[in-house]
Context: one part of a larger RNA
RNA sequence: CGCAGGAGGCUUGAGGAGGGUCGCCCUUUGUACGAGAGGACCAGGGUGAGGGAGCCUCUGGUGUACCAGCUGUCCUGCCAAGGGCAUACGCUGGGUAGCCACGCUCCUGAGCGAUAACCGCUGAAAGCAUCUAAGCGGGAAGCGCGCUCCAAGAUGAGGCCUCCAAGGCCGGUCCGAGAAGAGGACCUUGAUAGGCCGGUGGUGGGAGCACAGCGAUGUGUGGAGCCAACCGGUACUAAUAGGCCGACUC
Numbered sequence: 001c002g003c004a005g006g007a008g009g010c011u012u013g014a015g016g017a018g019g020g021u022c023g024c025c026c027u028u029u030g031u032a033c034g035a036g037a038g039g040a041c042c043a044g045g046g047u048g049a050g051g052g053a054g055c056c057u058c059u060g061g062u063g064u065a066c067c068a069g070c071u072g073u074c075c076u077g078c079c080a081a082g083g084g085c086a087u088a089c090g091c092u093g094g095g096u097a098g099c100c101a102c103g104c105u106c107c108u109g110a111g112c113g114a115u116a117a118c119c120g121c122u123g124a125a126a127g128c129a130u131c132u133a134a135g136c137g138g139g140a141a142g143c144g145c146g147c148u149c150c151a152a153g154a155u156g157a158g159g160c161c162u163c164c165a166a167g168g169c170c171g172g173u174c175c176g177a178g179a180a181g182a183g184g185a186c187c188u189u190g191a192u193a194g195g196c197c198g199g200u201g202g203u204g205g206g207a208g209c210a211c212a213g214c215g216a217u218g219u220g221u222g223g224a225g226c227c228a229a230c231c232g233g234u235a236c237u238a239a240u241a242g243g244c245c246g247a248c249u250c
Base pairs, nucleotide, nucleotide: 001153005164006163007162008161009160010159011158015150016149017148018147021049022048023047024046025045026044027043033038050108051107052106053105054104055103059101060100061099062098066094067093068092069091070090071086072085073084074083075082076081111145112144113143118138119137120136121135167245168244169243170242171187172186173185174184175183192238193237194236195234196233197232198231199230201227202226203225208221209220210219211218212217
């Protein structure tokens, strides 16, 4: 821009893409078969490998400043308590959310149809024979459908519902959305983000004071103090005020 008014939703599927894999064990059955050794078809059940998708309850990683411990040095006048630097975390032990796999869940399917090689029925040409010439069956991990995804620029531009200044955009607060666009939530008739309060959770026992000890240190106060992204709540702060586009309408 088009899809002969403009919008907001929900869809059909022409067409296209993806997927498509195997092992072992058990029953049937130590049966059929076989002198024995050995050892099935058919049918049913189970468990895995590889591959794929999703997720974070569990397990385990990461988690750059969440907690604690430690050394050297400089600083906050000193003690104590802290801060900076030592990596682009100084080192070490842990670790929430998120993101992950080594973790968890699911899928990798029966079925239907038409067939290949091949196996047949009926059957002439050719009084026989012949699966084929007319006709009719069976038969693959393969083909079509079935499963997942895209899809009406399918210009053949489809269908359904609702609406009529309807709706959209700009601006702003943001996001388990994101390279930019886009998508999604919210904008005071408000929980969108921050703050604050509570909870979960992580560290692992704060400072101060008291007591014990010559002291290093320990104990008590006290599951203490501190605490990121998580879960709730709460208008304290910021989403103010608004502008533009938009009908073949009147």